Description: This is a predicted structure of a 475-nucleotide part of an RNA (small-subunit ribosomal RNA, 3' major domain) from a mine metagenome. Its mean pLDDT, the model's own confidence on a scale to 100, is 87.
Context: one part of a larger RNA
RNA sequence: UGACGGGGGCCCGCACAAGCGGCGGAGCAUGUUGCUUAAUUCGACGCAACGCGAAGAACCUUACCAAGGUUUGACAUGGCCGGAAAUCCCCUGGAGACAGGGGGUCCUUCGGGGCCGGCCACAGGUGGUGCAUGGCUGUCGUCAGCUCGUGUCGUGAGAUGUUGGGUUAAGUCCCGCAACGAGCGCAACCCUCGUCCCAUGUUGCCAGCGGGUGAUGCCGGGGACUCAUGGGAGACUGCCGGGGUCAACUCGGAGGAAGGUGGGGAUGACGUCAAGUCAUCAUGCCCCUUAUGCCUUGGGCUGCAAACAUGCUACAAUGGCCGGUACAGAGCGCUGCGACACCGCAAGGUGGAGCGAAUCGCGGAAAGCCGGUCUCAGUUCGGAUCGGGGUCUGCAACCCGACCCCGUGAAGCCGGAGUCGCUAGUAAUCGCGGAUCAGCAAUGCCGCGGUGAAUACGUUCCCGGGCCUUGUACA
Numbered sequence: 001u002g003a004c005g006g007g008g009g010c011c012c013g014c015a016c017a018a019g020c021g022g023c024g025g026a027g028c029a030u031g032u033u034g035c036u037u038a039a040u041u042c043g044a045c046g047c048a049a050c051g052c053g054a055a056g057a058a059c060c061u062u063a064c065c066a067a068g069g070u071u072u073g074a075c076a077u078g079g080c081c082g083g084a085a086a087u088c089c090c091c092u093g094g095a096g097a098c099a100g101g102g103g104g105u106c107c108u109u110c111g112g113g114g115c116c117g118g119c120c121a122c123a124g125g126u127g128g129u130g131c132a133u134g135g136c137u138g139u140c141g142u143c144a145g146c147u148c149g150u151g152u153c154g155u156g157a158g159a160u161g162u163u164g165g166g167u168u169a170a171g172u173c174c175c176g177c178a179a180c181g182a183g184c185g186c187a188a189c190c191c192u193c194g195u196c197c198c199a200u201g202u203u204g205c206c207a208g209c210g211g212g213u214g215a216u217g218c219c220g221g222g223g224a225c226u227c228a229u230g231g232g233a234g235a236c237u238g239c240c241g242g243g244g245u246c247a248a249c250u251c252g253g254a255g256g257a258a259g260g261u262g263g264g265g266a267u268g269a270c271g272u273c274a275a276g277u278c279a280u281c282a283u284g285c286c287c288c289u290u291a292u293g294c295c296u297u298g299g300g301c302u303g304c305a306a307a308c309a310u311g312c313u314a315c316a317a318u319g320g321c322c323g324g325u326a327c328a329g330a331g332c333g334c335u336g337c338g339a340c341a342c343c344g345c346a347a348g349g350u351g352g353a354g355c356g357a358a359u360c361g362c363g364g365a366a367a368g369c370c371g372g373u374c375u376c377a378g379u380u381c382g383g384a385u386c387g388g389g390g391u392c393u394g395c396a397a398c399c400c401g402a403c404c405c406c407g408u409g410a411a412g413c414c415g416g417a418g419u420c421g422c423u424a425g426u427a428a429u430c431g432c433g434g435a436u437c438a439g440c441a442a443u444g445c446c447g448c449g450g451u452g453a454a455u456a457c458g459u460u461c462c463c464g465g466g467c468c469u470u471g472u473a474c475a
Stems, first nucleotide, its partner, number of pairs: 001475002003472003007469007015459002019422005026313008034304002042053002064299007073122001077121007088103006106113002124288002127286003133282002135277003138273001140271001145184006151160003164175003190265004195233007205222002209220003236259001239253005315415001319374007331362003336355002340351004381412001386407007428451007
C1' cells in the first nucleotide's frame, strides 16, 4: 500500500422484509451427468456450465462409428513433360463413391487460355496446446470508481489531491482543506415512447358536399381528423412557499401531455477470474502425410436402470365444452405470400385472382363479452401412452419428421427440506409475429401488442457492493 476479520461507523441493490406468482411432487419436452454402445463427435462445469455454442442432427449438416474406395488429392499457387479435348449424354457392374465401354462437342489477338494425365514443389487436418497468442465474449457491474502532471510531505515504499462537513442515482454538486489542475469513467450529446405545432398527403384517412351498392372510402372529391414521413417546440428545480451555511440540495405547490435523471434502449472506466473460445476466424510451436487428409453407402449424434437443470401441460367451476359476437401491435412474402370458389369431418387437395406490397396476401388474434350445458366426480378435469386410418414436405420419414381423424384414456386432488422471479403498464395472464428453415421434433429464442394487480413498516438479520476507520504473525 493492499487483502482479510463470526472489528466498528455511514450508505446502496427485489439483498432481506411486505406482497403476488412459481420451481422442488405428476406426465411430457429440452439440456446435462451417468451408464450403455462399433460410434452414442466435440466444447461449456459455482454465481458467470446444464432450452448453453446449435437462429432447425431423417440424407446433407457431421467433426463420430462400420464397411467400401482414393493418394498432387474435394480446394490454392508455381514448374517440367505428355495429351487429346473438358463439361455432357448413353450402356454395363456396383449400396454408392467409382470402374469399364460407346457417343460427342470449346474460346483465341494463334503467343495461348481453359481441360485431362504423369512427375515435383506442395496441398489438406473440426489433430494437440485458450497455461504460447490475436480477436471476440462472460463476470464483478451501470458498481462509482481508476489514474496522471506539477507542487508539497516522507530516508524510502508511498502519502497528499481522491480525506473532512453536507448532498446526490453518481469522485453529482457545494463548502472547507498543501494542494492546484487534468484524463479515463458518471451525466449529457444518439435511438425510441409520451404532448403540441409546421410542411407534405399516396398505397393511408373520411368531418362536410355529391354519386352509387345487398354491403364496403366503393367513386367524384376533400386535408379537417387518424396516421405516415421530415422538421421544430417543450422540462430548465425555470416560477411560488418551507427547510438548509440562505451554498449545493431537499420537501411541498402551481402551471403542464410530461416533472426534477419523465419511461425504455444503445453505451460497460483501470482492472479481476492463467475465466471462455486453437471447433467462427486468425495464428506460434508440436504432431499426421497411401493418412490424424479426401470420397461414398449405411449407422450414430434421437441409445436408457437412474440423477440433476430449464421449461410446457395440468391437477379444474374465477373452470371445461358448444354456439354467437368485439377489439391489437409488430412483422413477413416472387424458386414467395396466396384471396375467392369447389372437394374433404379434418390435416389438406384442385384451380388460381391479386401482390416485389401503408395498395394484395399470411390474417379467424386470444383472453373478453352474450347465451347454453356440465355440478364436484379422477369427472364433459387432465391429456400421457398405445392401436388403427390418413395428410404434407422431401431422392428417402424403418432406425428418426410434423400434422389430422377415430379409438384408448395413464400419472396427477396444488406438491418435503429447500429454492426462484418480479416494485407498474411491472408481476400474473392471453394470444400474434419473426429468425433458422424443404419439412420439423419450438413447450426454445428474439420481438409484439391485449387484460392488468398486490406490497415496500423498515434496514436488526442473509447475499453482493461502495466510502471512511481499526487490528493483523497474510501478500

RNAcentral holds the full RNA, with entries from SILVA.